Notes
The part of an RNA shown here (large-subunit ribosomal RNA, domain VI) has 253 nucleotides and comes from metagenomes. The full RNA is in RNAcentral, with records from SILVA.
[in-house]
Context: one part of a larger RNA
RNA sequence: CGCAGGAAUAUUGAGAAGAGUUGACUCUAGUACGAGAGGACCGAGUUGAACGAACCGCUAGUGUAUCUGUUGUGGCGCCAGCUGCAUCGCAGAGUAGCUAUGUUCGGACGGGAUAAGCACUGAAAGCAUCUAAGUGCGAAGCCUCCUUCAAGAUGAGUAUUCCAUUGAGAGCCGUAGUAGACGACUACGUUGAUAGGUGGUAGGUGGAAGCGUGGUGACAUGUGUAGCCAAGCCAUACUAAUUGCUCGAUAGC
Numbered sequence: 001c002g003c004a005g006g007a008a009u010a011u012u013g014a015g016a017a018g019a020g021u022u023g024a025c026u027c028u029a030g031u032a033c034g035a036g037a038g039g040a041c042c043g044a045g046u047u048g049a050a051c052g053a054a055c056c057g058c059u060a061g062u063g064u065a066u067c068u069g070u071u072g073u074g075g076c077g078c079c080a081g082c083u084g085c086a087u088c089g090c091a092g093a094g095u096a097g098c099u100a101u102g103u104u105c106g107g108a109c110g111g112g113a114u115a116a117g118c119a120c121u122g123a124a125a126g127c128a129u130c131u132a133a134g135u136g137c138g139a140a141g142c143c144u145c146c147u148u149c150a151a152g153a154u155g156a157g158u159a160u161u162c163c164a165u166u167g168a169g170a171g172c173c174g175u176a177g178u179a180g181a182c183g184a185c186u187a188c189g190u191u192g193a194u195a196g197g198u199g200g201u202a203g204g205u206g207g208a209a210g211c212g213u214g215g216u217g218a219c220a221u222g223u224g225u226a227g228c229c230a231a232g233c234c235a236u237a238c239u240a241a242u243u244g245c246u247c248g249a250u251a252g253c
Base pairs, nucleotide, nucleotide: 001152005163006162007161008160009159010158011157015149016148017147018146021049022048023047024046025045026044027043033038051106052105053104054103055102059100060099061098062097066093067092068091069090070089071086072085073084074083075082076081110144111143112142117137118136119135120134169247170246171245172244173189174188175187176186177185194240195239196238197236198235199234200233201232203229204228205227210223211222212221213220214219
């Protein structure tokens, strides 16, 4: 821009893409078969491999926004206590998120038409013949079935509702993230839990400072599952989402 007024919501599916793999074992059954040795078809079930998707309760990583220990050196006048720099200084752990090595699930079943092949009926050719007319079965393959996208499918579909300048709806703007390079998308904007803050809590670290006690001291111990804490969860209008502005349809033929 189009889809012959303008919108919102919900949809159909022409078409497209994806998927499509397979082993071993058990039962049937030591059966059929076979002198024996050996040893099935058909059918039913179990458990894997590789591959794929989703997810983070478990396991395991990362986690330079969390906690702790500690070395060298500088600063806060000194002690104490903090703090800068040194690969995040180094080291030990670790929430959310993101992950796999972790967990769950998937390939199916069924239908249709067929290939090779197997047949029925059956003449040409009094017989025979699966084929010439006609009919049936038959594959991991084909068309469906399954998952996803999909009306620019210009063949532009369908349904419902709303609107008529007294304005349906959309945007700007702001708070954000389940989204994200930017647009876009999604949630919210006081009729409000959108983000921050605050309170609680899960969880992490691992026992704060100060003071007391013991020890010459390094240190230990009590106060005290202490102190501190990011992204999680539940609350709470304290702060910021104010006010507002713009676009927007010949009641057409």